[in-house]
C1' cells in the first nucleotide's frame, strides 16, 4: 500500500433481524463454620465509535479507530 478476519459485563465465551443480550469465572453482600474453606442465596457489571436500512440491529450496510493473519 492492497486484501481479508476480529471487536459483547473486570475475565472468558453465547445469542435465527423480534423472549427483560444469556452461561461461567472474579468481586461485593448473606446463609452455614469455634474461624476459614467448599456448598448454597442475592447483587454490581456489557453490544468499540459515527451514521444508515428496517415495525424492530449485538447481528445487515458504509465509515472510523483498534488488533491480528496474508500479499508486495
Nucleotide at each position: 500500500c492492497g486484501g481479508a478476519g476480529c471487536a459483547u459485563g473486570g475475565u472468558g465465551u453465547a445469542a435465527u433481524g423480534g423472549c427483560c443480550a444469556g452461561c461461567a469465572c472474579u468481586u461485593c453482600g448473606g446463609u452455614c463454620u469455634g474461624u476459614a474453606a467448599a456448598a448454597c442465596c442475592g447483587a454490581c457489571a456489557g453490544u468499540a465509535g459515527c451514521g444508515g436500512u428496517u415495525c424492530a440491529a449485538a447481528u445487515c450496510c458504509g465509515c472510523u479507530u483498534g488488533c491480528u493473519c496474508c500479499g508486495a
This is a predicted structure of a 72-nucleotide RNA (transfer RNA) from a Candidatus Blackburnbacteria bacterium. Its mean pLDDT, the model's own confidence on a scale to 100, is 80. Lineage of the source: Bacteria > Bacteria candidate phyla > Candidatus Blackburniibacteriota. Its Rfam family is "tRNA".